A computed fold for a 72-nucleotide RNA from a Gemmatimonadota bacterium, annotated as transfer RNA. The sequence is in RNAcentral, with records from ENA.
[in-house]
RNA sequence: GGGCCCUUAGCUCAGCGGUAGAGCAGUGGACUCAUAAUCCAACGCGCGAUGGUUCGACCCCAUCAGGGCCCA
Numbered sequence: 001g002g003g004c005c006c007u008u009a010g011c012u013c014a015g016c017g018g019u020a021g022a023g024c025a026g027u028g029g030a031c032u033c034a035u036a037a038u039c040c041a042a043c044g045c046g047c048g049a050u051g052g053u054u055c056g057a058c059c060c061c062a063u064c065a066g067g068g069c070c071c072a
Stems, first nucleotide, its partner, number of pairs: 001071007010024004018055001027041004048064005
């Protein structure tokens, strides 16, 4: 220098253009002499940034930023 992939909650990841979700973690409660395990409930305000397309964008397009892999 060229190519490809990734970026969504504290963590790991879903999400075929139409109200953003799960598991784990954390919080409260039940159970227990107690702890763990188990069960119940609520909480998660988070789509890397800026533009564009569209009635409508996490999703499509462009540029930029960060990370990873390959080639030179």

Taxonomically the source falls in Gemmatimonadota (Bacteria, Pseudomonadati). The coordinates come from a structure-prediction model, not an experiment, and the mean pLDDT is 80. Its Rfam family is "tRNA". It is annotated as a transfer RNA.